[in-house]
RNA sequence: UCCCCGGUAGCUCAAUGGUGGAGCGUUCGGCUGUUAACCGACAGGUUGCAGGUUCGAGUCCUGCCCGGGGAG
Numbered sequence: 001u002c003c004c005c006g007g008u009a010g011c012u013c014a015a016u017g018g019u020g021g022a023g024c025g026u027u028c029g030g031c032u033g034u035u036a037a038c039c040g041a042c043a044g045g046u047u048g049c050a051g052g053u054u055c056g057a058g059u060c061c062u063g064c065c066c067g068g069g070g071a072g
Stems, first nucleotide, its partner, number of pairs: 001071007010024004018055001027041004048064005
């Protein structure tokens, strides 16, 4: 320098171009002698950044940044 994969909640990952969810965790509550376990509920997202296409973009296109792998 070039090629490929990835970047979404604190963590691990979903999401056919049409309301961004789950599990775990945090917080609160229930359960009980207490803790753990178990059960319930809430909160938590500028979807890496900036543009473009579209009525509508996490998803498609371009550039850049970061991580991993490969070629020279």
Model confidence (mean pLDDT): 81 of 100. Predicted 3D model of a 72-nucleotide RNA (transfer RNA) from an Elusimicrobiota bacterium. The sequence was found in a public genome assembly. It matches the Rfam family "tRNA". Rfam classes the family as a transfer RNA. NCBI's taxonomy places the organism under Bacteria, Pseudomonadati, Elusimicrobiota.